[in-house]
RNA sequence: UCUGCCACGUGGCUAACCGCUGGUUCCGCAAGGGACGAGAGGAAAGUCCGGGCGGCAUAGGGCAAGUCAGUUGCUAACGGCAACCAAGAGUAAUCUUAGGGAAAGUGCCACAGAAACGACACAGCCGAAGCCCCAAAAGGGCUGGCUAUGGUGAAAAGAGUGGGGUAAGAGCCCACAGGUUCUGCAGGUGACUGCGGAGCGAGGUAAACCCUGACUGCUGCAAGGAGAUACAUCAACAAUAGGUGCCCGCCGUUGGUGUAUCAUAAGAACCGCUUGAUCCGCCGAGCAAUCGGCGGGCUAGAUAGAUGGUUAGCCGUCUGCAAUAAAAUGCAGAUGACAGAACCCGGCUUACAGCGUGACAGACACU
RNA sequence: GCACUGGUAGCUCAGCUGGAUAGAGCGCUUGUCUUCGGAACAAGAGGUCGGGGGUUCGAAUCCCUUCCGGUGCA
Numbered sequence: 001u002c003u004g005c006c007a008c009g010u011g012g013c014u015a016a017c018c019g020c021u022g023g024u025u026c027c028g029c030a031a032g033g034g035a036c037g038a039g040a041g042g043a044a045a046g047u048c049c050g051g052g053c054g055g056c057a058u059a060g061g062g063c064a065a066g067u068c069a070g071u072u073g074c075u076a077a078c079g080g081c082a083a084c085c086a087a088g089a090g091u092a093a094u095c096u097u098a099g100g101g102a103a104a105g106u107g108c109c110a111c112a113g114a115a116a117c118g119a120c121a122c123a124g125c126c127g128a129a130g131c132c133c134c135a136a137a138a139g140g141g142c143u144g145g146c147u148a149u150g151g152u153g154a155a156a157a158g159a160g161u162g163g164g165g166u167a168a169g170a171g172c173c174c175a176c177a178g179g180u181u182c183u184g185c186a187g188g189u190g191a192c193u194g195c196g197g198a199g200c201g202a203g204g205u206a207a208a209c210c211c212u213g214a215c216u217g218c219u220g221c222a223a224g225g226a227g228a229u230a231c232a233u234c235a236a237c238a239a240u241a242g243g244u245g246c247c248c249g250c251c252g253u254u255g256g257u258g259u260a261u262c263a264u265a266a267g268a269a270c271c272g273c274u275u276g277a278u279c280c281g282c283c284g285a286g287c288a289a290u291c292g293g294c295g296g297g298c299u300a301g302a303u304a305g306a307u308g309g310u311u312a313g314c315c316g317u318c319u320g321c322a323a324u325a326a327a328a329u330g331c332a333g334a335u336g337a338c339a340g341a342a343c344c345c346g347g348c349u350u351a352c353a354g355c356g357u358g359a360c361a362g363a364c365a366c367u
Numbered sequence: 368g369c370a371c372u373g374g375u376a377g378c379u380c381a382g383c384u385g386g387a388u389a390g391a392g393c394g395c396u397u398g399u400c401u402u403c404g405g406a407a408c409a410a411g412a413g414g415u416c417g418g419g420g421g422u423u424c425g426a427a428u429c430c431c432u433u434c435c436g437g438u439g440c441a
Stems, first nucleotide, its partner, number of pairs: 001363004006358005012314007020039002023036005041338001045349002048347005053220004060248004065216005070084005085099001086097004100211002105209002107205003117158001122150002124146003129143005160176005179200009224271002227262009242251002278297008315336008368440007377393004386424001395411005417433005
C1' cells in the first nucleotide's frame, strides 16, 4: 500500500424570531399574562423473549399444556451475555452450530429398485452337502449355500486397508487404523483432553410422536386505586354456582343477568406516572460478562398525543456553470440516514445516507 | 397500548398428520356451432404458495426471522 476480518463512535452545528408540552415563580378576585429553566432514540420500531409492578389466595399440590437443551460462570430474570469445550468453514485474523437421547418404544423413508430395515435376492457367484438323469466319469437338473460384484436410489444392511480362509463368499478370522459403550491412570470446577484395558457391531429421521433433565399459576397500565345501594329473575343452600385449562385445596355465602337510583361523571378528570436492577466520573476484584466502594447529577411525561417552523451563517454530499493540464478554488441550486416516547427496565431482531476511530490477519514493497 | 388471526392463479377458496406434474369454481384466450352474439361443446394459457434463512434425500406444509392486511378488548 492492497485485500480481508472484528469491535466501536458520530448521526448536522450556531444565532435570531414565531410557536407547542410540562415544571418553578411573580402579577391578577378571576379569566389570563410575565419571567426563568427543561423537553425523543440507538434503535424510542417489531412486540420476539425475560423481569419489575398491579389484580386474582402474600400463588399452594398434582395433571395437562408450553418453552428450553455442550460446560462453567454472570444476572432480578431470560430463549440474553461472557469465557471455554466439541464439530465444521477459512492460508490466517476470524466465523457458524435447535450442540441432550435413534443402544426405551412407536411412526415415516415417495418414485425407482429384488429388497427401505424380522433381508422372501433381480442380475450374478458356487456346485462343498442331499437327491435325480447317466453303466460310470464328465456334464446337467432340483433342494440348496452366498452377498463380494453390477444395477436402482438421498440412503442398500452400514468398520476402511492388507492378509488369511472358502465350493463360492462374508468381521468368518487376524494385524493395523478408525467408531462406540464401560472402565483405569493423569490433567481440568466442568464440558472435555492425553495414555491404557475390556466389550460391541448399531441405516436415516426427534425444527415426527416420544424419553431424559430444567423452567413456567392466570392476566396485563385499556392492569389497578374503583364502584355503592335497592328491586326482579336464574343458579346454589355446603355444591353441580364464582374466583385459573382440569382435579384437589383455599377463599366464599354469594355469583350471573336485567332495571332503577346515587356518587360534581360515563365521549370526562385524578392517582398509577417516572428517583430508577438509574446516569456520569474515579478506584478496586475478575480473562471477560459482571460486581463492589466513593463522589456527583436529576435528564420528557403528552392523552389523539408537545418536542416544531422560518430566516441567516457554517459543515458534509450531489448537480450545473466558471476556472485549471488535472486539481485547488469561486458562484448558483438541491439535499441532510433510519425513524420517533405513551407504565418502567434488561435483552434479541430488524432499519440506518454519510463521516470517523481502534485492534488483528494475509500478500507485496522498502528499511 | 395489549391480545389474537390471515396471506396459495385476475377473483373466491381447497390442499397444511412433509413425497415431487400445487388443484377446484368463476373469469381469460383459441376453436366448433350461429347471419351475429349468448348459451353449449372442445382445447389451452395463467402460480418463484407474501419475502429471507434453516431442518430434511425432499418444504405450500415443520422451525426461525421479517413485510403486509384483518379482528377483539375501556

Predicted 3D model of RNase P RNA and transfer RNA as a complex of 441 nucleotides. The coordinates come from a structure-prediction model, not an experiment, and the mean pLDDT is 76. It holds a member of the Rfam family "Bacterial RNase P class A". The family's RNA type in Rfam is ribozyme.